[in-house]
C1' cells in the first nucleotide's frame, strides 16, 4: 500500500435582520417591549419491557400467551456484559483469532422426510457371497442363509484388527467408541481434564412440528384520566337473584328494585389539566475484566393543538472539480445523506451522503 469482518462517534458552526412558539420580568395593558429557550441518532418501526391513569377489590385451577445454557448488570424486559458449549472462516488443520448461535427434552408419546434405492427406524436383500438340503442336459436352478463387498442416497443403522463360519455378522476377543454408574482436580457456575466400573452393541435426523419440562403473565391505555361547561327522548327484553378486570369455573367480599345488566333510539361534545425536573444530562474520583454501580460538584437543555423550532444574507469547517502554488497557500464553481417531538422512558429492528476512529484477520512490497 490494498481487501475483509465487527464496533462506535461526528453528520455541521458563528453573526446579523425579519418572522413563529414557549417562559420570565416590565408595562402607556396595545400582546407593545426587553432577555432567553426552541425537532433525532434514528424523532421512524409500533417489535418488547415499564412509569403513570382507570378499571372496588382479592385468591385459586384450567384455557390461552411468553421465556429457554451459566453468572452478572438493569426499574423491568424477548435487552445489555463476561463466560461455557456447538458450528463456520482462517490457519502450521494444533493453539491462538474473528464471526455465528431459536443452545431444555427425540429411552414419555405422536407425526414429518420429495425423488433415487430393495429398505428410511428395530425398515432391508437390487447386485454380490455361500452350497450345509433337494435336482441337474454339470452351463446352473428351487428352497435356503447372509448383510463383511458393491450400488441408490444428504443419511443405509457403531469403527480397526484377529479368531471363528459353507459365507458372513459384537458371532467371540483386543482396543475404541457410545450409554450408565461412581470418584478425582479447577471454576461461583454452565462446563474442562481425567480415572474406575457395569452393560447392551443398541437408542439416526426434525420440536421458530404437535409435543412434554421448569419458569413467568389481570385488562385497556394519553383517543389512558380528571375538572367545569352544554345538553337532552325516550322505547323493549330480563331481573331475587343480576353484577362487579381479556375468556370459564369455584371461593372471600362488595353494590343493587326510584335499582342493576342488555340491546335499539335521540341529544350534546367547548375550555383547562394530565404537558414535561426526569429510573434526566454533564464532569471528576473510587470500586468493577466488563455491562454497570456509588459518591462529590454543577446544569434545566421543546411543550405545539391542525398542530410553534423558519427564511435570507455573509464567513467558517467538510466533500468533489478546476487553475496556481514549496506549503490547508490563494482563487474559481458545484455538492452534502437518513430524514420531523406529540404523555415519558430503557431496549430492540431498518434507513443513512460524506468525514474520522478503535480491535482483529489476509495478501503483497521496502526495511
Nucleotide at each position: 500500500g490494498g481487501g475483509c469482518g465487527u464496533c462506535g462517534u461526528c453528520g455541521g458552526g458563528u453573526a446579523a435582520u425579519c418572522g413563529c412558539u414557549g417562559c420570565a420580568g416590565c408595562u402607556u395593558c396595545g400582546u407593545g417591549c426587553u432577555g432567553u429557550a426552541g425537532a433525532g441518532g434514528a424523532a421512524a418501526g409500533u417489535c418488547c419491557g415499564g412509569a403513570c391513569a382507570c378499571c372496588a377489590a382479592c385468591g385459586g385451577a384450567c384455557a390461552c400467551c411468553g421465556u429457554g445454557c451459566u453468572u452478572c448488570c438493569u426499574a423491568a424486559c424477548g435487552g445489555g456484559a463476561a463466560g461455557g458449549g456447538u458450528c463456520u472462516c482462517u490457519u502450521u488443520u494444533u493453539c491462538a483469532g474473528a464471526g455465528a448461535u431459536a443452545c431444555a427434552g427425540c429411552c414419555a408419546g405422536u407425526g414429518c422426510a420429495a425423488c433415487a434405492g430393495a429398505a428410511a427406524g428395530u425398515a432391508u436383500a437390487c447386485c454380490g457371497c455361500c452350497a450345509c438340503g433337494g435336482c441337474u442336459u454339470c452351463g446352473g436352478c428351487c428352497a435356503g442363509g447372509u448383510a463383511a463387498g458393491g450400488g441408490u442416497g444428504a443419511a443405509a443403522u457403531g469403527g480397526u484388527g484377529a479368531g471363528g463360519u459353507a459365507a458372513g455378522a459384537g458371532c467371540u476377543c483386543a482396543c475404541c467408541g457410545u450409554c450408565c454408574c461412581g470418584g478425582a482436580u479447577g471454576g461461583u457456575a454452565a462446563c474442562a481434564u481425567u480415572c474406575g466400573g457395569g452393560u447392551g452393541c443398541a437408542g439416526g435426523g426434525u420440536a421458530a412440528a404437535c409435543c412434554u419440562c421448569a419458569c413467568g403473565g389481570g385488562g385497556u391505555g394519553c383517543a389512558a384520566g380528571a375538572u367545569c361547561a352544554a345538553g337532552c327522548a325516550g322505547g323493549c327484553a330480563g331481573u331475587a337473584u343480576g353484577u362487579g378486570c381479556c375468556g370459564u369455573c369455584c371461593g372471600u367480599c362488595g353494590c343493587a328494585a326510584c335499582g342493576c345488566u342488555g340491546c335499539c333510539g335521540g341529544g350534546u361534545a367547548g375550555a383547562u389539566c394530565g404537558c414535561u425536573a426526569g429510573a434526566c444530562c454533564g464532569u471528576a474520583a473510587c470500586g468493577g475484566c466488563g455491562a454497570c454501580g456509588u459518591u462529590a460538584c454543577g446544569g434545566c437543555c421543546a411543550g405545539a393543538u391542525a398542530a410553534a423550532u423558519g427564511a435570507u444574507u455573509a464567513c467558517c469547517a467538510c466533500c468533489c472539480g478546476g487553475a496556481u502554488g514549496a506549503a490547508c497557500u490563494u482563487c474559481c464553481g458545484g455538492g452534502a445523506a437518513c430524514a420531523g417531538a406529540a404523555u415519558c422512558c430503557g431496549g430492540c429492528u431498518u434507513a443513512c451522503a460524506g468525514a474520522c476512529g478503535g480491535c482483529g484477520c489476509c495478501c503483497g512490497a521496502c526495511u